[in-house]
Background:
Transfer RNA from Candidatus Hodgkinia cicadicola, 71 nucleotides, folded computationally. The organism belongs to Candidatus Hodgkinia, within Bacteria. It matches the Rfam family "tRNA". About the family: Transfer RNA (tRNA) molecules are approximately 80 nucleotides in length.
RNA sequence: GCUCUUGUGGUUUAAUGGCAAAACGUUUAACUUGUAAUCAGAGGGCAAAAGCUCGACUCUUUUUAAGAGCG
Repeated sequence: GCUCUUGUGGUUUAAUGGCAAAACGUUUAACUUGUAAUCAGAGGGCAAAAGCUCGACUCUUUUUAAGAGCG
RNA backbone atom coordinates (compact mmCIF):
# COMPACT_ATOMS: atom_id res chain seq x y z
P G A 1 -0.64 3.80 3.58
O5' G A 1 -0.93 2.84 2.30
C5' G A 1 -0.69 3.36 0.99
C4' G A 1 -0.69 2.23 0.00
C3' G A 1 -1.92 1.36 0.00
O3' G A 1 -2.99 1.90 -0.73
C1' G A 1 0.00 0.00 0.00
P C A 2 -4.52 1.63 -0.33
O5' C A 2 -4.76 0.14 -0.81
C5' C A 2 -4.73 -0.20 -2.19
C4' C A 2 -4.89 -1.69 -2.38
C3' C A 2 -6.09 -2.32 -1.71
O3' C A 2 -7.29 -2.17 -2.44
C1' C A 2 -4.17 -3.63 -1.24
P U A 3 -8.70 -2.14 -1.70
O5' U A 3 -8.90 -3.64 -1.21
C5' U A 3 -9.07 -4.69 -2.16
C4' U A 3 -9.11 -6.04 -1.47
C3' U A 3 -10.15 -6.20 -0.38
O3' U A 3 -11.45 -6.48 -0.89
C1' U A 3 -8.09 -7.05 0.37
P C A 4 -12.72 -6.04 -0.07
O5' C A 4 -12.76 -7.09 1.12
C5' C A 4 -12.95 -8.47 0.87
C4' C A 4 -12.71 -9.30 2.10
C3' C A 4 -13.58 -8.96 3.30
O3' C A 4 -14.88 -9.53 3.23
C1' C A 4 -11.33 -9.20 3.99
P U A 5 -16.09 -8.84 3.99
O5' U A 5 -15.82 -9.17 5.53
C5' U A 5 -15.84 -10.50 6.00
C4' U A 5 -15.44 -10.58 7.46
C3' U A 5 -16.24 -9.69 8.41
O3' U A 5 -17.52 -10.25 8.74
C1' U A 5 -13.94 -9.49 8.89
P U A 6 -18.75 -9.27 9.05
O5' U A 6 -18.39 -8.66 10.48
C5' U A 6 -18.29 -9.49 11.62
C4' U A 6 -17.69 -8.75 12.80
C3' U A 6 -18.39 -7.47 13.21
O3' U A 6 -19.55 -7.74 14.01
C1' U A 6 -16.08 -7.08 13.13
P G A 7 -20.75 -6.64 13.96
O5' G A 7 -20.18 -5.42 14.79
C5' G A 7 -19.81 -5.59 16.16
C4' G A 7 -19.15 -4.33 16.72
C3' G A 7 -20.10 -3.15 16.97
O3' G A 7 -19.79 -2.54 18.21
C1' G A 7 -18.30 -2.46 15.62
P U A 8 -20.54 -2.97 19.56
O5' U A 8 -22.07 -2.74 19.18
C5' U A 8 -22.55 -1.43 18.93
C4' U A 8 -24.04 -1.35 19.19
C3' U A 8 -24.47 -1.75 20.58
O3' U A 8 -24.30 -0.69 21.52
C1' U A 8 -25.88 -2.81 19.01
P G A 9 -23.45 -0.91 22.84
O5' G A 9 -24.57 -0.62 23.94
C5' G A 9 -24.27 -0.75 25.34
C4' G A 9 -25.18 0.21 26.10
C3' G A 9 -24.96 0.19 27.59
O3' G A 9 -25.05 1.53 28.11
C1' G A 9 -27.22 -0.33 27.08
P G A 10 -23.64 2.30 28.25
O5' G A 10 -22.85 1.35 29.26
C5' G A 10 -21.53 1.69 29.69
C4' G A 10 -20.98 0.61 30.59
C3' G A 10 -20.83 -0.76 29.94
O3' G A 10 -19.62 -0.89 29.21
C1' G A 10 -21.94 -0.99 32.01
P U A 11 -19.57 -1.82 27.90
O5' U A 11 -19.64 -3.30 28.48
C5' U A 11 -18.57 -3.86 29.21
C4' U A 11 -18.85 -5.31 29.58
C3' U A 11 -19.23 -6.21 28.41
O3' U A 11 -18.09 -6.71 27.71
C1' U A 11 -20.77 -6.51 30.17
P U A 12 -18.23 -7.19 26.17
O5' U A 12 -19.16 -8.49 26.22
C5' U A 12 -18.71 -9.68 26.82
C4' U A 12 -19.78 -10.76 26.77
C3' U A 12 -20.36 -11.06 25.39
O3' U A 12 -19.51 -11.91 24.63
C1' U A 12 -22.11 -10.87 26.95
P U A 13 -19.61 -11.86 22.99
O5' U A 13 -21.14 -11.53 22.74
C5' U A 13 -21.76 -11.99 21.56
C4' U A 13 -23.12 -12.57 21.89
C3' U A 13 -24.15 -12.48 20.78
O3' U A 13 -23.99 -13.53 19.83
C1' U A 13 -25.14 -11.80 22.82
P A A 14 -24.52 -13.31 18.33
O5' A A 14 -26.09 -13.42 18.50
C5' A A 14 -26.96 -12.53 17.83
C4' A A 14 -28.39 -12.76 18.24
C3' A A 14 -29.42 -12.33 17.20
O3' A A 14 -29.63 -13.34 16.23
C1' A A 14 -30.01 -11.47 19.32
P A A 15 -29.47 -12.95 14.67
O5' A A 15 -30.72 -11.95 14.45
C5' A A 15 -32.03 -12.37 14.76
C4' A A 15 -32.96 -11.17 14.79
C3' A A 15 -32.85 -10.22 13.61
O3' A A 15 -33.57 -10.67 12.47
C1' A A 15 -32.84 -8.99 15.63
P U A 16 -32.75 -11.79 11.54
O5' U A 16 -33.07 -11.75 10.03
C5' U A 16 -33.98 -10.77 9.46
C4' U A 16 -34.10 -11.15 8.01
C3' U A 16 -34.68 -10.06 7.13
O3' U A 16 -34.08 -10.16 5.84
C1' U A 16 -36.08 -11.97 7.07
P G A 17 -33.20 -9.00 5.37
O5' G A 17 -33.80 -7.70 6.06
C5' G A 17 -34.10 -6.54 5.31
C4' G A 17 -34.82 -5.53 6.16
C3' G A 17 -36.32 -5.74 6.32
O3' G A 17 -36.78 -5.11 7.51
C1' G A 17 -35.96 -3.80 5.08
P G A 18 -37.54 -5.98 8.61
O5' G A 18 -38.70 -5.01 9.11
C5' G A 18 -38.39 -3.93 10.00
C4' G A 18 -39.63 -3.17 10.43
C3' G A 18 -40.72 -4.02 11.06
O3' G A 18 -41.41 -3.24 12.03
C1' G A 18 -41.56 -3.04 9.08
P C A 19 -41.02 -3.40 13.55
O5' C A 19 -41.86 -2.20 14.23
C5' C A 19 -41.49 -0.84 13.94
C4' C A 19 -41.48 -0.03 15.20
C3' C A 19 -40.45 -0.47 16.24
O3' C A 19 -39.96 0.69 16.94
C1' C A 19 -42.60 -0.58 17.19
P A A 20 -38.44 0.94 17.11
O5' A A 20 -37.77 -0.48 17.41
C5' A A 20 -37.67 -0.93 18.75
C4' A A 20 -36.76 -2.12 18.85
C3' A A 20 -36.30 -2.45 20.26
O3' A A 20 -37.25 -3.27 20.95
C1' A A 20 -34.44 -2.37 18.82
P A A 21 -37.27 -3.40 22.52
O5' A A 21 -36.90 -4.91 22.81
C5' A A 21 -37.84 -5.94 22.60
C4' A A 21 -37.20 -7.29 22.74
C3' A A 21 -36.51 -7.59 24.07
O3' A A 21 -37.42 -7.97 25.09
C1' A A 21 -35.08 -8.20 22.31
P A A 22 -36.98 -7.81 26.62
O5' A A 22 -35.92 -8.98 26.84
C5' A A 22 -36.31 -10.33 26.76
C4' A A 22 -35.11 -11.26 26.83
C3' A A 22 -34.26 -11.19 28.09
O3' A A 22 -34.85 -11.88 29.19
C1' A A 22 -32.85 -11.25 26.22
P A A 23 -34.56 -11.40 30.69
O5' A A 23 -33.09 -11.94 31.00
C5' A A 23 -32.82 -13.33 31.02
C4' A A 23 -31.34 -13.60 31.16
C3' A A 23 -30.64 -12.87 32.30
O3' A A 23 -30.82 -13.52 33.56
C1' A A 23 -29.37 -12.63 30.33
P C A 24 -30.94 -12.64 34.85
O5' C A 24 -29.47 -12.06 35.11
C5' C A 24 -28.42 -12.93 35.46
C4' C A 24 -27.07 -12.26 35.31
C3' C A 24 -26.84 -11.00 36.14
O3' C A 24 -26.55 -11.28 37.52
C1' C A 24 -26.11 -10.62 33.94
P G A 25 -27.09 -10.28 38.64
O5' G A 25 -26.39 -8.89 38.28
C5' G A 25 -25.01 -8.68 38.52
C4' G A 25 -24.54 -7.37 37.92
C3' G A 25 -25.14 -6.11 38.53
O3' G A 25 -24.53 -5.74 39.76
C1' G A 25 -25.17 -5.95 36.17
P U A 26 -25.40 -5.00 40.87
O5' U A 26 -25.81 -3.62 40.19
C5' U A 26 -24.84 -2.61 39.95
C4' U A 26 -25.50 -1.32 39.49
C3' U A 26 -26.60 -0.78 40.40
O3' U A 26 -26.06 -0.05 41.51
C1' U A 26 -27.33 -0.73 38.14
P U A 27 -26.82 -0.11 42.91
O5' U A 27 -28.22 0.62 42.65
C5' U A 27 -28.26 1.99 42.30
C4' U A 27 -29.66 2.40 41.88
C3' U A 27 -30.77 2.07 42.86
O3' U A 27 -30.86 3.02 43.91
C1' U A 27 -31.42 1.38 40.69
P U A 28 -31.50 2.59 45.30
O5' U A 28 -33.07 2.52 45.01
C5' U A 28 -33.80 3.70 44.70
C4' U A 28 -35.27 3.41 44.49
C3' U A 28 -35.93 2.57 45.56
O3' U A 28 -36.28 3.31 46.72
C1' U A 28 -36.56 1.76 43.42
P A A 29 -36.33 2.57 48.14
O5' A A 29 -37.65 1.66 48.07
C5' A A 29 -38.93 2.25 48.01
C4' A A 29 -40.00 1.24 47.66
C3' A A 29 -40.09 0.05 48.59
O3' A A 29 -40.79 0.32 49.80
C1' A A 29 -40.16 -0.68 46.36
P A A 30 -40.48 -0.54 51.12
O5' A A 30 -41.12 -1.98 50.79
C5' A A 30 -42.52 -2.12 50.58
C4' A A 30 -42.88 -3.52 50.14
C3' A A 30 -42.47 -4.63 51.09
O3' A A 30 -43.36 -4.77 52.18
C1' A A 30 -41.90 -5.25 48.89
P C A 31 -42.81 -5.11 53.64
O5' C A 31 -42.23 -6.59 53.53
C5' C A 31 -43.08 -7.68 53.18
C4' C A 31 -42.27 -8.94 52.90
C3' C A 31 -41.27 -9.32 53.98
O3' C A 31 -41.88 -10.03 55.05
C1' C A 31 -40.22 -9.41 51.87
P U A 32 -41.67 -9.52 56.55
O5' U A 32 -40.15 -9.87 56.83
C5' U A 32 -39.69 -11.22 56.83
C4' U A 32 -38.21 -11.30 57.07
C3' U A 32 -37.67 -10.48 58.24
O3' U A 32 -37.86 -11.14 59.49
C1' U A 32 -36.31 -10.15 56.32
P U A 33 -38.45 -10.32 60.72
O5' U A 33 -37.29 -9.25 61.08
C5' U A 33 -37.59 -8.16 61.95
C4' U A 33 -36.29 -7.53 62.43
C3' U A 33 -35.28 -7.24 61.34
O3' U A 33 -35.53 -6.00 60.69
C1' U A 33 -34.20 -8.36 63.13
P G A 34 -35.44 -5.92 59.01
O5' G A 34 -33.87 -6.04 58.72
C5' G A 34 -33.01 -4.98 59.06
C4' G A 34 -31.56 -5.40 58.88
C3' G A 34 -31.21 -5.95 57.51
O3' G A 34 -30.96 -4.93 56.55
C1' G A 34 -30.32 -7.36 59.19
P U A 35 -31.32 -5.22 54.99
O5' U A 35 -30.20 -6.23 54.49
C5' U A 35 -28.85 -5.79 54.35
C4' U A 35 -27.93 -6.94 54.09
C3' U A 35 -28.21 -7.77 52.85
O3' U A 35 -27.74 -7.17 51.64
C1' U A 35 -27.79 -9.21 54.68
P A A 36 -28.55 -7.44 50.23
O5' A A 36 -28.39 -9.02 50.01
C5' A A 36 -27.15 -9.56 49.59
C4' A A 36 -27.17 -11.08 49.63
C3' A A 36 -28.16 -11.76 48.68
O3' A A 36 -27.66 -11.87 47.36
C1' A A 36 -28.36 -12.71 50.83
P A A 37 -28.65 -11.65 46.10
O5' A A 37 -29.70 -12.86 46.19
C5' A A 37 -29.30 -14.20 45.96
C4' A A 37 -30.38 -15.17 46.37
C3' A A 37 -31.73 -15.00 45.66
O3' A A 37 -31.76 -15.63 44.40
C1' A A 37 -32.08 -15.14 47.98
P U A 38 -32.57 -14.96 43.14
O5' U A 38 -34.08 -14.93 43.64
C5' U A 38 -34.79 -16.14 43.86
C4' U A 38 -36.17 -15.85 44.44
C3' U A 38 -37.03 -14.89 43.64
O3' U A 38 -37.67 -15.53 42.56
C1' U A 38 -37.07 -14.27 45.91
P C A 39 -37.90 -14.76 41.15
O5' C A 39 -39.10 -13.76 41.49
C5' C A 39 -40.35 -14.27 41.91
C4' C A 39 -41.23 -13.16 42.44
C3' C A 39 -41.38 -11.95 41.54
O3' C A 39 -42.30 -12.14 40.49
C1' C A 39 -40.92 -11.23 43.73
P A A 40 -42.08 -11.42 39.05
O5' A A 40 -42.52 -9.92 39.39
C5' A A 40 -43.84 -9.66 39.84
C4' A A 40 -44.01 -8.19 40.16
C3' A A 40 -43.50 -7.22 39.10
O3' A A 40 -44.43 -7.04 38.05
C1' A A 40 -42.73 -6.52 41.22
P G A 41 -43.96 -6.35 36.67
O5' G A 41 -43.81 -4.80 37.07
C5' G A 41 -42.93 -3.95 36.36
C4' G A 41 -42.73 -2.66 37.11
C3' G A 41 -41.81 -1.66 36.45
O3' G A 41 -42.48 -0.88 35.47
C1' G A 41 -41.19 -1.92 38.70
P A A 42 -41.69 -0.58 34.08
O5' A A 42 -40.58 0.47 34.52
C5' A A 42 -40.94 1.69 35.13
C4' A A 42 -39.72 2.46 35.55
C3' A A 42 -38.66 2.64 34.48
O3' A A 42 -38.95 3.73 33.62
C1' A A 42 -37.64 1.92 36.47
P G A 43 -38.45 3.69 32.08
O5' G A 43 -36.92 4.14 32.16
C5' G A 43 -36.55 5.34 32.78
C4' G A 43 -35.07 5.36 33.08
C3' G A 43 -34.18 5.06 31.89
O3' G A 43 -33.96 6.21 31.09
C1' G A 43 -33.48 3.78 33.73
P G A 44 -33.90 6.05 29.44
O5' G A 44 -32.49 5.35 29.17
C5' G A 44 -31.28 5.98 29.59
C4' G A 44 -30.15 5.01 29.59
C3' G A 44 -29.96 4.25 28.29
O3' G A 44 -29.25 4.99 27.32
C1' G A 44 -29.87 2.74 30.09
P G A 45 -29.94 5.32 25.87
O5' G A 45 -29.17 4.35 24.85
C5' G A 45 -27.76 4.42 24.74
C4' G A 45 -27.23 3.27 23.92
C3' G A 45 -27.61 3.28 22.43
O3' G A 45 -26.77 4.14 21.70
C1' G A 45 -27.88 1.11 23.35
P C A 46 -27.31 4.80 20.33
O5' C A 46 -27.48 3.61 19.31
C5' C A 46 -26.69 3.51 18.12
C4' C A 46 -26.28 2.06 17.89
C3' C A 46 -25.69 1.80 16.50
O3' C A 46 -24.70 0.76 16.62
C1' C A 46 -27.61 0.50 16.79
P A A 47 -23.47 0.67 15.58
O5' A A 47 -22.63 2.01 15.79
C5' A A 47 -22.01 2.27 17.04
C4' A A 47 -20.98 3.37 16.91
C3' A A 47 -21.30 4.47 15.92
O3' A A 47 -22.17 5.46 16.48
C1' A A 47 -19.10 3.70 15.57
P A A 48 -23.26 6.19 15.53
O5' A A 48 -22.40 7.19 14.64
C5' A A 48 -21.72 8.27 15.24
C4' A A 48 -21.03 9.13 14.21
C3' A A 48 -21.88 9.52 13.01
O3' A A 48 -22.71 10.63 13.27
C1' A A 48 -19.81 8.71 12.26
P A A 49 -24.14 10.78 12.49
O5' A A 49 -23.74 11.19 11.01
C5' A A 49 -23.08 12.42 10.76
C4' A A 49 -22.61 12.52 9.32
C3' A A 49 -23.66 12.29 8.26
O3' A A 49 -24.49 13.42 8.03
C1' A A 49 -21.72 11.08 7.70
P A A 50 -25.99 13.19 7.52
O5' A A 50 -25.85 12.73 5.99
C5' A A 50 -25.36 13.64 5.02
C4' A A 50 -25.02 12.95 3.72
C3' A A 50 -26.17 12.23 3.01
O3' A A 50 -27.04 13.10 2.31
C1' A A 50 -24.28 10.83 3.04
P G A 51 -28.60 12.68 2.13
O5' G A 51 -28.56 11.43 1.12
C5' G A 51 -28.11 11.61 -0.21
C4' G A 51 -27.91 10.29 -0.92
C3' G A 51 -29.18 9.45 -1.14
O3' G A 51 -29.92 9.90 -2.27
C1' G A 51 -27.44 8.06 -0.34
P C A 52 -31.52 9.62 -2.31
O5' C A 52 -31.67 8.05 -2.49
C5' C A 52 -31.26 7.43 -3.70
C4' C A 52 -31.56 5.94 -3.68
C3' C A 52 -32.99 5.60 -3.30
O3' C A 52 -33.89 5.70 -4.38
C1' C A 52 -31.48 4.23 -2.11
P U A 53 -35.29 6.45 -4.22
O5' U A 53 -36.11 5.50 -3.23
C5' U A 53 -36.39 4.17 -3.57
C4' U A 53 -36.90 3.39 -2.39
C3' U A 53 -38.06 4.02 -1.62
O3' U A 53 -39.30 3.81 -2.25
C1' U A 53 -36.43 3.24 -0.10
P C A 54 -40.33 5.05 -2.45
O5' C A 54 -40.77 5.35 -0.96
C5' C A 54 -41.58 6.49 -0.65
C4' C A 54 -42.18 6.37 0.74
C3' C A 54 -41.21 5.95 1.82
O3' C A 54 -40.45 7.02 2.33
C1' C A 54 -43.15 4.61 1.97
P G A 55 -38.90 6.82 2.60
O5' G A 55 -38.86 5.77 3.80
C5' G A 55 -39.31 6.15 5.09
C4' G A 55 -39.41 4.95 6.01
C3' G A 55 -38.13 4.18 6.24
O3' G A 55 -37.30 4.78 7.24
C1' G A 55 -39.87 2.67 5.75
P A A 56 -35.72 4.87 7.00
O5' A A 56 -35.22 3.37 7.13
C5' A A 56 -35.48 2.63 8.32
C4' A A 56 -34.33 1.68 8.64
C3' A A 56 -33.05 2.38 9.09
O3' A A 56 -32.37 1.52 10.01
C1' A A 56 -32.62 1.14 7.15
P C A 57 -32.58 1.67 11.55
O5' C A 57 -31.40 0.79 12.22
C5' C A 57 -30.08 1.33 12.37
C4' C A 57 -29.04 0.25 12.42
C3' C A 57 -28.83 -0.49 11.11
O3' C A 57 -27.96 0.21 10.24
C1' C A 57 -28.97 -2.02 12.92
P U A 58 -28.25 0.14 8.60
O5' U A 58 -28.41 -1.42 8.27
C5' U A 58 -27.31 -2.29 8.30
C4' U A 58 -27.72 -3.74 8.10
C3' U A 58 -28.16 -4.05 6.66
O3' U A 58 -27.72 -5.35 6.30
C1' U A 58 -29.92 -4.52 8.16
P C A 59 -26.43 -5.49 5.30
O5' C A 59 -26.91 -4.72 3.96
C5' C A 59 -27.59 -5.43 2.92
C4' C A 59 -27.79 -4.53 1.73
C3' C A 59 -26.64 -3.58 1.38
O3' C A 59 -25.61 -4.23 0.66
C1' C A 59 -28.70 -2.41 1.32
P U A 60 -24.08 -3.75 0.76
O5' U A 60 -24.09 -2.37 -0.04
C5' U A 60 -24.25 -2.36 -1.45
C4' U A 60 -24.12 -0.94 -1.99
C3' U A 60 -22.88 -0.17 -1.55
O3' U A 60 -21.73 -0.51 -2.31
C1' U A 60 -24.79 1.20 -1.27
P U A 61 -20.26 -0.42 -1.65
O5' U A 61 -20.00 1.15 -1.54
C5' U A 61 -19.88 1.95 -2.71
C4' U A 61 -19.71 3.40 -2.35
C3' U A 61 -18.61 3.73 -1.33
O3' U A 61 -17.32 3.76 -1.92
C1' U A 61 -20.58 4.89 -0.75
P U A 62 -16.02 3.36 -1.04
O5' U A 62 -15.83 4.63 -0.08
C5' U A 62 -15.50 5.89 -0.61
C4' U A 62 -15.62 6.97 0.43
C3' U A 62 -14.81 6.77 1.70
O3' U A 62 -13.43 7.11 1.56
C1' U A 62 -17.00 7.45 2.27
P U A 63 -12.33 6.37 2.43
O5' U A 63 -12.60 6.93 3.91
C5' U A 63 -12.39 8.29 4.20
C4' U A 63 -12.95 8.66 5.56
C3' U A 63 -12.33 7.95 6.75
O3' U A 63 -11.09 8.53 7.14
C1' U A 63 -14.69 7.96 6.99
P U A 64 -9.97 7.58 7.84
O5' U A 64 -10.63 7.18 9.22
C5' U A 64 -10.89 8.17 10.22
C4' U A 64 -11.64 7.58 11.40
C3' U A 64 -10.98 6.37 12.06
O3' U A 64 -9.94 6.73 12.96
C1' U A 64 -13.28 5.94 11.70
P A A 65 -8.68 5.72 13.10
O5' A A 65 -9.22 4.59 14.09
C5' A A 65 -9.51 4.90 15.43
C4' A A 65 -10.08 3.69 16.15
C3' A A 65 -9.31 2.40 15.99
O3' A A 65 -8.19 2.30 16.85
C1' A A 65 -11.60 1.99 15.65
P A A 66 -6.92 1.36 16.37
O5' A A 66 -7.49 -0.12 16.55
C5' A A 66 -7.82 -0.60 17.84
C4' A A 66 -8.50 -1.96 17.76
C3' A A 66 -7.74 -3.05 17.00
O3' A A 66 -6.69 -3.63 17.74
C1' A A 66 -10.00 -3.05 16.33
P G A 67 -5.38 -4.25 16.93
O5' G A 67 -5.95 -5.55 16.21
C5' G A 67 -6.44 -6.63 16.98
C4' G A 67 -7.12 -7.66 16.10
C3' G A 67 -6.29 -8.27 14.98
O3' G A 67 -5.37 -9.25 15.41
C1' G A 67 -8.42 -7.70 14.15
P A A 68 -4.00 -9.54 14.52
O5' A A 68 -4.53 -10.27 13.21
C5' A A 68 -5.13 -11.55 13.30
C4' A A 68 -5.66 -12.00 11.96
C3' A A 68 -4.66 -12.02 10.81
O3' A A 68 -3.80 -13.15 10.83
C1' A A 68 -6.65 -11.01 10.08
P G A 69 -2.32 -13.05 10.16
O5' G A 69 -2.61 -13.06 8.57
C5' G A 69 -3.20 -14.20 7.96
C4' G A 69 -3.58 -13.88 6.52
C3' G A 69 -2.46 -13.43 5.62
O3' G A 69 -1.65 -14.49 5.15
C1' G A 69 -4.33 -12.03 5.32
P C A 70 -0.08 -14.25 4.72
O5' C A 70 -0.15 -13.38 3.38
C5' C A 70 -0.72 -13.91 2.19
C4' C A 70 -0.80 -12.87 1.12
C3' C A 70 0.51 -12.17 0.78
O3' C A 70 1.36 -12.92 -0.06
C1' C A 70 -1.23 -10.57 0.99
P G A 71 2.96 -12.77 0.11
O5' G A 71 3.25 -11.31 -0.44
C5' G A 71 2.99 -11.00 -1.81
C4' G A 71 3.13 -9.53 -2.06
C3' G A 71 4.47 -8.91 -1.66
O3' G A 71 5.49 -9.13 -2.63
C1' G A 71 2.70 -7.56 -0.88
It is recorded under the gene name trnT. The sequence is in RNAcentral, with records from ENA.